Predicted 3D model of a 530-nucleotide part of an RNA (small-subunit ribosomal RNA, 5' domain) from an uncultured bacterium. The coordinates come from a structure-prediction model, not an experiment, and the mean pLDDT is 84. It matches the Rfam family "Bacterial small subunit ribosomal RNA". Its family is annotated with structural constituent of ribosome and ribosome in the Gene Ontology.
Context: one part of a larger RNA
C1' cells in the first nucleotide's frame, strides 16, 4: 500500500449490484421442502351434475330418498418418479481431487434400425363380517380387478457351446370409422400412446494405470490375504474382491509404516514478475446425512425427508409396547467478536408425474433485515466587504475563522404530494386456415400461420407536474516517520504509545478549546494474507 463472508467504537441522507454461522457435524418447538397419473385398475368415502322416485304447494320452484351413468376423486393395488434438485465439509494425505491414458463393463427415459404383441391360469389389497391391542399397528373367514403375478406357445443377427443343439419375451389404454360379423358388450380396421426382443447412438455411471497434490526423520523400518501363482466362488466387469492349495515373497532414504493437519480442482487475493497465501460466493469432482453396522428393491443407492439392528438423546404410554432425526426453507436455544424473515409466487427458467388440463416444486424468480462490501448521486449552486455580531489568538495595533455567514438571485438532483405507468411473455392449450407422412375414409399426428390468453415482483422501476435551500456530515489526525500549530489546564501526576520516545511548572507529544490536514456515508481501530 492493497485484501476481507470480517468484528467493534464513533457517525449515518438515497439507489443499483453482490454477498450475509467462519463458532457447537451441538440440541431442536411449529410449518412448508416430492409427488404425480382416472388416458393401467376395481371402485365411489366426501363434493357437483344428468336420471328416477316420493311430499309440500304457490305448477315450477322447494324439500327427502335413490342415483358409478357424468364431472371429478379419499384411501387402496399398480406405474415412473421419490439416486435428480437443496445443505453441510465431519471424515478422507489417497478407495479422493487434476491432468493424461486404457479395456475387462452396465446404462430408466432419449434417438435411429429391424422383428414381435399368440393363447391360458391362479391369486390379492380395496370392501364386508367377526377380532386383538391404550396406541402404533394387526389377526383370521369371504369377494373381486388390473399395464400386479405365472406357467404355455413362438426364438434370432440374442445368452451358451468348437459344433451339433438347448434356452430366453411381451399388455395394453384412449379416439375416429365405410363395408362386413355380433351374444349388441364388441369384434373389424385405422390413427395416437403405451408393451417385448435384438442391434447402434446419445447421456450417465463403475473399474485400472502413469505423473501431479501439504508437514516434521526429536517417526526407520513396515507387511500372513501380506507379494504372486493354478484353481473354484462372486461381480456389469478385471481383480486376494473372497477362499482351497502351491511359491516366499512385497513396501522402503526416490521417505515406507506411524503421528499430527486438510475436503480437492476450476479459481480468489497479493506481487513488475517469479512467487507466496487462501478455496466464501458461483461452477466440476468427492465425502457425509444422530453415531456405528447391513442389506432390500431399483437403470441407478448401500439411499438427507426409504428398511433393518444396535447405542446414545428426545419423546407418548393403560408399563405390555410406541415415535423421532432442520448439515433443506424460515425459525428457536446454546455457542460465539460476529452473521437476516417462522416473508411473497410459481408470472419466469429448470424439475417429476401426466397425452394434455393440470398438479407439485423454501430448486428457483422476488420482496424483507443489517453502510458487509463495490459502484453512483446527495447534503446545494451564483453573487455578496460595513471584512459584521461572536468565537480563538494577541506585541493591544491587530491577526484569523471568513464570500464563510446574513443579505440578493436561481436550480430542484434526493425528499414530499398528485397524476400517468412499463420490459421481463416466449409458450402450452383451445379455435380457425393451410399444407404434409399413414390411411378406404375420419379423429388424431407433423409443420406453420391467425386469433384468443398468462406477472409474485408491483401501481415497482420509469415519466410528468406542484412545492420549499427546506430534511440530510461525520471521523482521525497534527514531535518525527506523516499532510497538518497555537492558547489553558496538569506538573514523571492523570494519561499518550505503531517505533523512536513524551510527561518531574513556559508540553506544537497527556486533556479541552480554536485553528489546520486527511478520508468521506462513512472514518479510525483489532484481526487476517501479500
Nucleotide at each position: 500500500g492493497a485484501u476481507u463472508g470480517a468484528a467493534c467504537g464513533c457517525u449515518g441522507g438515497c439507489g443499483g449490484c453482490a454477498g450475509g454461522c467462519c463458532u457447537a457435524a451441538c440440541a431442536c418447538a411449529u410449518g412448508c421442502a416430492a409427488g404425480u397419473c382416472g388416458g393401467g385398475c376395481g371402485g365411489u368415502a366426501g363434493c357437483a351434475c344428468a336420471g328416477g322416485g316420493g311430499a309440500g304447494c304457490u305448477u315450477g320452484c322447494u324439500c327427502c330418498c335413490c342415483g358409478g351413468g357424468u364431472g371429478a376423486c379419499g384411501a387402496g393395488c399398480g406405474g415412473c418418479g421419490g439416486a435428480c434438485g437443496g445443505g453441510u465439509g465431519a471424515g478422507u494425505a489417497a478407495u479422493g481431487u487434476c491432468u493424461g491414458g486404457g479395456g475387462a463393463u452396465c446404462u430408466g427415459c432419449c434417438u435411429g434400425a429391424u422383428g414381435g404383441a399368440g393363447g391360458g391360469g391362479g391369486a390379492u389389497a380395496a370392501c364386508u363380517a367377526c377380532u386383538g391391542g391404550a396406541a402404533a399397528c394387526g389377526g383370521u373367514a369371504g369377494c373381486u380387478a388390473a399395464u400386479a403375478c405365472c406357467g404355455c406357445g413362438u426364438a434370432a443377427c440374442g445368452u451358451c457351446g468348437c459344433a451339433a443343439g438347448a434356452c430366453c419375451a411381451a399388455a395394453g389404454c384412449g379416439g375416429g370409422g365405410g363395408a362386413c360379423c355380433u351374444u349388441c358388450g364388441g369384434g373389424c380396421c385405422u390413427c395416437g400412446c403405451g408393451c417385448c426382443a435384438u442391434c447402434a447412438g446419445a447421456u450417465g455411471a463403475a473399474c485400472c494405470c502413469a505423473g501431479a497434490u501439504g508437514g516434521g526423520a526429536u517417526u526407520a523400518g513396515c507387511u500372513a490375504g501380506u507379494a504372486g501363482g493354478u484353481g473354484g466362488g462372486g461381480u456389469a466387469a478385471u481383480g486376494g474382491c473372497u477362499c482351497a492349495c502351491c511359491u516366499a515373497g512385497g513396501c522402503g532414504a526416490c521417505g515406507a509404516u506411524g503421528c499430527g493437519u486438510a475436503g480437492c480442482c476450476g479459481g480468489a487475493c497479493u506481487g513488475a514478475g517469479a512467487g507466496g497465501u487462501c478455496g466464501a460466493u458461483c461452477g466440476g469432482c468427492c465425502a457425509c446425512a444422530u453415531u456405528g453396522g447391513g442389506a432390500c428393491u431399483g437403470a441407478g443407492a448401500c439411499a438427507c425427508g426409504g428398511c433393518c439392528c444396535a447405542a446414545a438423546c428426545u419423546u407418548c404410554u393403560a408399563c405390555g409396547g410406541g415415535a423421532g432425526g432442520c448439515a433443506g426453507c424460515a425459525g428457536u436455544a446454546g455457542g460465539g467478536a460476529a452473521u437476516u424473515u417462522u416473508c411473497c409466487g410459481c408470472a419466469a427458467u429448470g424439475g417429476a408425474c401426466g397425452a394434455a388440463a393440470g398438479u407439485c416444486u423454501g430448486a428457483c424468480g422476488g420482496a424483507g433485515c443489517a453502510a458487509u462490501g463495490c459502484c453512483g448521486c446527495g447534503u446545494g449552486a451564483g453573487u455578496g466587504a460595513u471584512g459584521a455580531a461572536g468565537g480563538u489568538u494577541u506585541u493591544c495595533g491587530a491577526a484569523u475563522c471568513g464570500u464563510a455567514a446574513a443579505g440578493c438571485u436561481c436550480u430542484g438532483u434526493u425528499g414530499u404530494a398528485a397524476g400517468g405507468g412499463a420490459a421481463g411473455a416466449a409458450c402450452a392449450g383451445c379455435a380457425c386456415u393451410a399444407g404434409u407422412a399413414g390411411g378406404a375414409a375420419a379423429u388424431g399426428g407433423c409443420u406453420a400461420g391467425u386469433g384468443u390468453g398468462u406477472g409474485a415482483c408491483g401501481g415497482u422501476a420509469c415519466c410528468u407536474u406542484a412545492c420549499c435551500a427546506g430534511a440530510a456530515a461525520g471521523c482521525c489526525a497534527c514531535g518525527g516517520c506523516u499532510a497538518a500549530c497555537u492558547a489553558c489546564g496538569u506538573g514523571c501526576c492523570a494519561g499518550c504509545a505503531g517505533c523512536c520516545g513524551c510527561g518531574g511548572u513556559a508540553a506544537u507529544a497527556c486533556g479541552u478549546a480554536g485553528g489546520u490536514g486527511g478520508c468521506a456515508a462513512g472514518c479510525g481501530u483489532u484481526a487476517u494474507c501479500c